Description:
Predicted 3D model of a 253-nucleotide part of an RNA (large-subunit ribosomal RNA, domain VI) from a Candidatus Kerfeldbacteria bacterium. RNAcentral holds the full RNA, with entries from ENA. The coordinates come from a structure-prediction model, not an experiment, and the mean pLDDT is 86. NCBI's taxonomy places the organism under Bacteria, Bacteria candidate phyla, Candidatus Kerfeldiibacteriota.
Context: one part of a larger RNA
RNA sequence: CGUUGGAUGUUUGAAUGAGGACUCUUCUCUAGUACGAGAGGACCGAGAAGAACGAACCUCUAGUGAACGAGCUGUCCCCCAUGGGCAUGAGCUCGGUAGCUACGUUCGGCCAGGAUAAACGCUGAAAGCAUAUAAGCGUGAAACCUCCCUCGAGAUAAGACAUCCGUAUCAGAUCCCAAGGAGAUUACUUGGUAGAUAGGCUCCAGGUGUACGGCCCGUAAGGGCUUUAGCCGAGGAGUACUAAUUGAUCGAG
Repeated sequence: CGUUGGAUGUUUGAAUGAGGACUCUUCUCUAGUACGAGAGGACCGAGAAGAACGAACCUCUAGUGAACGAGCUGUCCCCCAUGGGCAUGAGCUCGGUAGCUACGUUCGGCCAGGAUAAACGCUGAAAGCAUAUAAGCGUGAAACCUCCCUCGAGAUAAGACAUCCGUAUCAGAUCCCAAGGAGAUUACUUGGUAGAUAGGCUCCAGGUGUACGGCCCGUAAGGGCUUUAGCCGAGGAGUACUAAUUGAUCGAG
């Protein structure tokens, strides 16, 4: 810009729009049956495990988790204690929330139909026979077309449904702002006081592991009680305390 009034939301799915997937193995039963002198050893059918691959997710397991908790050494902050700085661009060590991950968890390939390939047939003449073929009709594969999943109305044949607004600036949208389930910028999504969008605060979950100070025991190092304490990034809930102010623009005939 178009889709022929303008919008918001939800959709159909092109009987030939696009993409993805389609896998394989082993074992058990049928059955040591059919077959075979024996050795050996099935078709068909039913069931069970798995491999690789793929998707989603973080309950479990595991990893990371750059400053969440604790511990340790040297030195500095006059000394003690506490708390810090530096020792890498984390000083070292032990754990670890959210998030992100796999080595983890769950799920997937099923079934079925159509038309066929090789192959196998029915009827059957040319050619009184024969012949699956010449007319005609069948069976038949992980391949093909469907079935399954995703996208998809610029599908210019531009679709459908619900709702709203309609003659003056409405319905709606944008600018701007608080943000993140999003993200290089854009875009997308949520919210903007008629508000839980972010921060703060409170509570909870979860992590670390029992703080400082005080008292007691011990000459002291140290230990015990207060104390399942103290502290805490991202998680959950609540709460307008702080910040999303005020406003402007576009927008049918």